Predicted 3D model of a 74-nucleotide RNA (transfer RNA) from a bacterium. It matches the Rfam family "tRNA". Rfam links the family to the GO term triplet codon-amino acid adaptor activity. Rfam describes the family as follows. Transfer RNA (tRNA) molecules are approximately 80 nucleotides in length. The sequence was found in a public genome assembly.
RNA sequence: GGACGUUUAGCUCAGCUGGUUAGAGCGUCGCAUUCACAUUGCGAAGGUCGGAGGUUCAAUUCCUCCAACGUCCA
Repeated sequence: GGACGUUUAGCUCAGCUGGUUAGAGCGUCGCAUUCACAUUGCGAAGGUCGGAGGUUCAAUUCCUCCAACGUCCA
């Protein structure tokens, strides 16, 4: 330098062929349970969906560019 893939909550990841409030597990916090801890149950907080632009009535999803990371080729 070229090709391909990934980027969504603190971490690991879902999210179909664009559709109405963006989710799960673990973690964190609160309450209950316990003498206490753990477990368990209930609840809560936490997200500019990597960044910018475009298409569309509507974009996490489609297109373009940029960035970071990874694999392969040279």